[in-house]
SAM riboswitch aptamer (S box leader), 100 nucleotides, folded computationally. The sequence was found by an Rfam model in a public genome assembly. Of the family's consensus pairs, 94% are formed in the model. The coordinates come from a structure-prediction model, not an experiment, and the mean pLDDT is 80. Rfam family: SAM riboswitch aptamer (S box leader). Its family is annotated with regulation of gene expression in the Gene Ontology. About the family: The SAM riboswitch is found upstream of a number of genes which code for proteins involved in methionine or cysteine biosynthesis in Gram-positive bacteria.

RNA sequence: AACUUAUCCAGAAAGACUGAGGGAAUAGGCCCAAUGAUGUCUUAGCAACCUGUUGCCAAAUAAGGUGCUAAAUCCUUCCGCUGCGGCGGACAGAUAAGAA
Numbered sequence: 001a002a003c004u005u006a007u008c009c010a011g012a013a014a015g016a017c018u019g020a021g022g023g024a025a026u027a028g029g030c031c032c033a034a035u036g037a038u039g040u041c042u043u044a045g046c047a048a049c050c051u052g053u054u055g056c057c058a059a060a061u062a063a064g065g066u067g068c069u070a071a072a073u074c075c076u077u078c079c080g081c082u083g084c085g086g087c088g089g090a091c092a093g094a095u096a097a098g099a100a
Stems, first nucleotide, its partner, number of pairs: 003098006013043005021032003027076003044069003049065003052061003073092001077090005
């Protein structure tokens, strides 16, 4: 890398350094960006998948392992339905846990 399962309209930013691009990828749209994008580090926070602790086994907690901290996974494509506003599903992606 590929496979299985679960979740994805909630939540949570400051500083230092860097210096022009960035929002996964192709394309389009839209948006962010010298009032500093991106990346790295530090500190802080969010969340509760795994572990831990407590437990009335529902859950709580937040110490550890991850993850995350603009916009629904920023929007789109395909299939079905539709009262044409949308709704459901699939694909793709991200994260976690697992298996080999």